[in-house]
RNA sequence: UCCUGUAGGCCAAACCAGGGGUAACCCUGGGACGGAAAGCCACGGGCCCAAUUUAAUAUUGGGUGGCCGGGUUGCCUACA
Numbered sequence: 001u002c003c004u005g006u007a008g009g010c011c012a013a014a015c016c017a018g019g020g021g022u023a024a025c026c027c028u029g030g031g032a033c034g035g036a037a038a039g040c041c042a043c044g045g046g047c048c049c050a051a052u053u054u055a056a057u058a059u060u061g062g063g064u065g066g067c068c069g070g071g072u073u074g075c076c077u078a079c080a
Stems, first nucleotide, its partner, number of pairs: 004080005010035002015030006033066001039072003043069003046064007
């Protein structure tokens, strides 16, 4: 220096409380189902919400990065 293992560190679903939003959902705290990119980015697809509209639907705006693809950055400490 590299590899492997173990332990710790990291994030935090459902649900609960408070707050925001017409809504999807978001923020803070608790919580822990899970996760090596469950760090970041709505570019493509999916799903969801709102408005308008149609025979079916479509358009516009928004939400989800813990649905997938893609882009980009990163991966610590101790012991064996």